[in-house]
The RNA shown here (c-di-AMP riboswitch aptamer (ydaO/yuaA leader)) has 138 nucleotides and comes from a soil metagenome. Rfam family: c-di-AMP riboswitch aptamer (ydaO/yuaA leader). Rfam links the family to the GO terms cyclic-di-AMP binding and regulation of gene expression. RNAcentral holds the sequence, with entries from MGnify.

RNA sequence: CGCCGAUGCGUCCGUCGUAGAGGCGAACGGGGAACCCCUUUGGGGCCGAUAGGCCUCCGGGGCGAAUCGCCGGUCUUCCGGCGUAGCGCUGCUCUUUCAGCGCGAGCCCGACAGCUAACCCCGUAGGCAUAGAAAGAG
Numbered sequence: 001c002g003c004c005g006a007u008g009c010g011u012c013c014g015u016c017g018u019a020g021a022g023g024c025g026a027a028c029g030g031g032g033a034a035c036c037c038c039u040u041u042g043g044g045g046c047c048g049a050u051a052g053g054c055c056u057c058c059g060g061g062g063c064g065a066a067u068c069g070c071c072g073g074u075c076u077u078c079c080g081g082c083g084u085a086g087c088g089c090u091g092c093u094c095u096u097u098c099a100g101c102g103c104g105a106g107c108c109c110g111a112c113a114g115c116u117a118a119c120c121c122c123g124u125a126g127g128c129a130u131a132g133a134a135a136g137a138g
Base pairs, nucleotide, nucleotide: 002128003127004126009025010024011023012022027124028123029122030121031120032119037114042057043056044055045054046053047052059112060109061108062107063106068083069082070081071080072079073078086103087102088101089100090099092138093137094136095135096134097133098132
């Protein structure tokens, strides 16, 4: 200098000097939350003529590209492999195409949340890399 990502910036406070911790601000990002709209599941047991009612079991949700399928192993857990929805990079920027190289994780809430204006709350981390091509526009 550049890349993934919202995670970058300004300012206040101290000191001989150092803006590190902390505070505030705009900005970027996330969650909750009306009307309207949308939604009204499955299994088992009991009651009932039916409609239906009661009890119980399988929970549900958020951030993120990170879902889903198959196979194998020392097979709950877990580990490994092959694919895959999807995602990223290739150096002036953007769009399209081709080619190449990667990712396709993890964490959180705690029985609870559809959408959602006002309003309320939260985050501003962490981790990396070494330089393809064509066309169009700037």